[in-house]
């Protein structure tokens, strides 16, 4: 240098062009003498940047950044 494969919550990761979601964490409860355990709530996201295409883009295109992998 090429090609190919990811980038979405604090971490791990879903997510058929149509309100951005789950485990676990995180904060109140309620339960127990207390802590854990268990149950119910409820915060938390410029979806990696910038354009394109769409009535509409996390999702589909193009550049750009990162990181992995293969090749040479």
């Nucleotide at each position: 240098g090429a090609u190919u494969u990811c980038g979405u919550a604090g971490c791990u990761c879903a997510g058929u062009g149509g309100u951005a979601g789950a485990g676990c964490a995180c904060u109140u409860c309620u339960c127990u003498u207390u802590u854990a355990a268990a149950g119910a709530a409820g915060g938390g996201g410029u979806c990696c940047u910038g354009g394109g295409u769409u009535c509409g883009a996390g999702u589909c295109c193009c550049a750009g950044c990162g990181a992995a992998a293969u090749c040479a």
Predicted 3D model of a 72-nucleotide RNA (transfer RNA) from a sheep gut metagenome. Its Rfam family is "tRNA". From the family's description: Transfer RNA (tRNA) molecules are approximately 80 nucleotides in length. The prediction has a mean pLDDT of 81.